The prediction has a mean pLDDT of 86. FMN riboswitch aptamer (RFN element), 128 nucleotides, folded computationally.

[in-house]
RNA sequence: UUAUUCUUUUGGGGCAGGUGUAAUUCCUGACCGGUGGUAUAGUCCACGAACUCCGAAAGGGAGCCGAACCGGUGAGACUUUUGUCAAUUCCGGUACCGACGGUAUAGUCCGGAUGGGAAAAAGGAGGA
Repeated sequence: UUAUUCUUUUGGGGCAGGUGUAAUUCCUGACCGGUGGUAUAGUCCACGAACUCCGAAAGGGAGCCGAACCGGUGAGACUUUUGUCAAUUCCGGUACCGACGGUAUAGUCCGGAUGGGAAAAAGGAGGA
């Protein structure tokens, strides 16, 4: 340094006003963004959760799985050395998306959930 393995810890954010008997649910304006990958990503690729089905149940199996464009820059790559390519991630602009149950219609409130979890970090064991 590293295959493998064990333990522990961490592991989701966000509201004001108006109308109204009643709304953080409607209207107006605001606000928020899990994990890994990749040029730094809510919108690319992959995954987790939620949700649906099967199952007596499982840390089991299957399914489902939202939303972005335009302009600029150029880390870097290639090259005949003066050009070509290059970020849906950066900068500017304008958009868009958000499980289930409850309740005046909910991404932001309450609940399942002191749950589950992608994964991250630390420490131990251990073969090479």
It matches the Rfam family "FMN riboswitch aptamer (RFN element)". Rfam links the family to the GO term FMN binding.